[in-house]
RNA sequence: AAAGCAGUUUUAUAGGGUCCCGCAGCUUAAACAGCUGGUCUGCACCGAGAUAAAACGCACAGGAUACUGUGUUCACGGAAGGAUAAAAGCCUGGGAGAU
Repeated sequence: AAAGCAGUUUUAUAGGGUCCCGCAGCUUAAACAGCUGGUCUGCACCGAGAUAAAACGCACAGGAUACUGUGUUCACGGAAGGAUAAAAGCCUGGGAGAU
């Protein structure tokens, strides 16, 4: 310097904020409605390349074919910016860098 499917999807989690629900406070004669609060546990939602599991895919081997088996490794990492209502191990990004 080049090459590689350093593969894809789903589910769950670490984590994340606050559009909805709920909760709390204020407000109202009362109620409805409204306002404020995520420095409110939650419902729900977003969610990891460097988290987990599964399925598919892929590679190799066996088999006349159907198919079956094995494998699918390694991975320290800013700041700034972007999306969404908002934020984040989301995206930028297996980036810049480091070894």
RNAcentral holds the sequence, with entries from Rfam. This is a predicted structure of a 99-nucleotide RNA (Guanidine-I riboswitch aptamer) from Caproicibacterium amylolyticum. Its Rfam family is "Guanidine-I riboswitch aptamer". Rfam links the family to the GO term regulation of gene expression.